[in-house]
RNA sequence: AGAGUCAGCCAGGCAGUCGCUCUUGAUCAGGUUUGUCCUGGUCGGGGGAGGAAAGUCCGGGCUCCAUAGGGUAAGGUGCCAGGUAACGCCUGGGCGGUGAAAACCGACGGAAAGUGCAGCAGAAAGUAUACCGCCUAAGCCAGUUCGCUGGCCGGUAAGGUUGAAAAGGUGCGGUAAGAGCGCACCGCGCGACUGGUAACAGAUCGUGGCGAUGGAAAACCCCACCCGGAGCAAGACCAAAUAGGAAUCCAUUGGCGUGACCCGCGCUGGAUUCGGGUAGGUUGCUAGAGGCGCACGGUGACGCGCGUCCCAGAGGAAUGACUGUCCACGACAGAACCCGGCUUAUCGGCUGACUCUAUAU
RNA sequence: GCGCCCGUAGCUCAGCUGGAUAGAGUACCUGGCUACGAACCAGGCGGUCGCACGUUCGAAUCGUGCCGGGCGCG
Numbered sequence: 001a002g003a004g005u006c007a008g009c010c011a012g013g014c015a016g017u018c019g020c021u022c023u024u025g026a027u028c029a030g031g032u033u034u035g036u037c038c039u040g041g042u043c044g045g046g047g048g049a050g051g052a053a054a055g056u057c058c059g060g061g062c063u064c065c066a067u068a069g070g071g072u073a074a075g076g077u078g079c080c081a082g083g084u085a086a087c088g089c090c091u092g093g094g095c096g097g098u099g100a101a102a103a104c105c106g107a108c109g110g111a112a113a114g115u116g117c118a119g120c121a122g123a124a125a126g127u128a129u130a131c132c133g134c135c136u137a138a139g140c141c142a143g144u145u146c147g148c149u150g151g152c153c154g155g156u157a158a159g160g161u162u163g164a165a166a167a168g169g170u171g172c173g174g175u176a177a178g179a180g181c182g183c184a185c186c187g188c189g190c191g192a193c194u195g196g197u198a199a200c201a202g203a204u205c206g207u208g209g210c211g212a213u214g215g216a217a218a219a220c221c222c223c224a225c226c227c228g229g230a231g232c233a234a235g236a237c238c239a240a241a242u243a244g245g246a247a248u249c250c251a252u253u254g255g256c257g258u259g260a261c262c263c264g265c266g267c268u269g270g271a272u273u274c275g276g277g278u279a280g281g282u283u284g285c286u287a288g289a290g291g292c293g294c295a296c297g298g299u300g301a302c303g304c305g306c307g308u309c310c311c312a313g314a315g316g317a318a319u320g321a322c323u324g325u326c327c328a329c330g331a332c333a334g335a336a337c338c339c340g341g342c343u344u345a346u347c348g349g350c351u352g353a354c355u356c357u358a359u360a361u
Numbered sequence: 362g363c364g365c366c367c368g369u370a371g372c373u374c375a376g377c378u379g380g381a382u383a384g385a386g387u388a389c390c391u392g393g394c395u396a397c398g399a400a401c402c403a404g405g406c407g408g409u410c411g412c413a414c415g416u417u418c419g420a421a422u423c424g425u426g427c428c429g430g431g432c433g434c435g
Base pairs, nucleotide, nucleotide: 001357002356003355004354005353006352007351008350009349010348012326013325014324015323016322017321018320020048021047022046023045024044025043026042027041028040029039030038031037050332054343055342057341058340059339060338061337062231063230064229065228069263070262071261072260075226076225077224078223079093080092081091082090083089094108095106096105097104098103109222110221114220115219117215131160132159133156134155135154139152140151141150142149143148168186169185170184171183172182173181187210188208189207190206191205192204193202194201195200235283236282237281238280245274246273247272248271249270250269254268255267256266257265290309291308292307293306294305296303297302327330362434363433364432365431366430367429368428371387372386373385374384380418389405390404391403392402393401411427412426413425414424415423
């Protein structure tokens, strides 16, 4: 200098003018239940979108239903250990894969419980198999120049052919030809030992000839673990109303709360239709598993202690417009109960660590 | 806020318990029939099965994530 990997950060800046919204102080007017309360005006101070506010895909807080209890079903997760309020997230490790490397990726329990699946091709596709090829030792038959030849009965998985997949590999021996048939090495299974919390690893020891134990569970399924339901239109409060009625149906082993079902618990007559009435406001609402800094523990996720800061809270829904100026000329995009993740969208730029290549010293 | 469904030829749909050239009607084109047109008959054209990644020997079909559209409840 170039190519690349990972982690983190910024998201046009500055000045002026006019607005919007929340809040706060002073002051004036009105109201008043007399509360430094409510409403309105004027002047002043302060706050005002994001890294994803998004998708709503997971998890939790909060609230109500019984302080949610037992069982079944359904659903989810799936190597090991840890972090966390919790998670399908994160961290570290193992195993497998990609890359030259930094590094990255992985739905990674079980096919020796059971059921089902694999078209076409091919001899044979899960209890494997004899189409071509190879062999004719043994047995039988026929021929014979007595050397053998042909046929039958067979043997074979070494070679060929098909396929995504064809039954461990190489070599030596062995044989009629062959074959883990025998042996050596490699691979594989099982057991032990060693290391590790564990997943797992081992160049260690023993053992098994290996059709044991093929594939597929993103087919059903089995195993282990997790899981009650609903959602701020949850829910609470104030005011008003729920008056008086009619019809039909069901019924006390009933109905409702109850949301997949049963038990259990609580309440109690319930459902539908006709007709009548009410439907306004307040709250929940933002101080939080919060941000920042320092120290300590931990490989790390994270934990813990101290200090410091307050940083949107609307309810038809605010965060905008204009002017000037500078540059690198500005992407994706807008809170609606809150938080932790994941996923997706995103112009351009900055910082740090690391890898490889080339050159120079 | 919560729940559900759909996306296949220009249009309307089938296929979706994985299996090989992805079908049907209609539209369009060509030929026939007719004096001509319609209807009818025969043939043909036309598809990234919404997109991407994965599972599998094999994906329209199974899984995950996105994109677009629609419906229901409070």